[in-house]
RNA sequence: UGGGCCGCUAGCUCAGCUGGCAGAGCAGCAGACUCUUAAUCUGCGGGUCGAAGGUUCGAAACCUUCGCGGCUCAU
Numbered sequence: 001u002g003g004g005c006c007g008c009u010a011g012c013u014c015a016g017c018u019g020g021c022a023g024a025g026c027a028g029c030a031g032a033c034u035c036u037u038a039a040u041c042u043g044c045g046g047g048u049c050g051a052a053g054g055u056u057c058g059a060a061a062c063c064u065u066c067g068c069g070g071c072u073c074a075u
Stems, first nucleotide, its partner, number of pairs: 001074008011026004020057001028044005050066005
């Protein structure tokens, strides 16, 4: 430098099936409980689904290009 494969979803770790509501745990905030803290319980908020385009009635998902990360092959 070129090729191949895998990945990119909430602050973090990840799920999301055969295209049809964007989710869980942890973290955060509020409340309950407690003399107080911790623990526990209840509730709440938080997203351009890496970017752009395409297909489709409908895309996180399918197609194309690009970016980033990992593995690998060649030079």
Transfer RNA from Spirochaetes bacterium ADurb.Bin110, 75 nucleotides, folded computationally. Its Rfam family is "tRNA". The family's RNA type in Rfam is transfer RNA.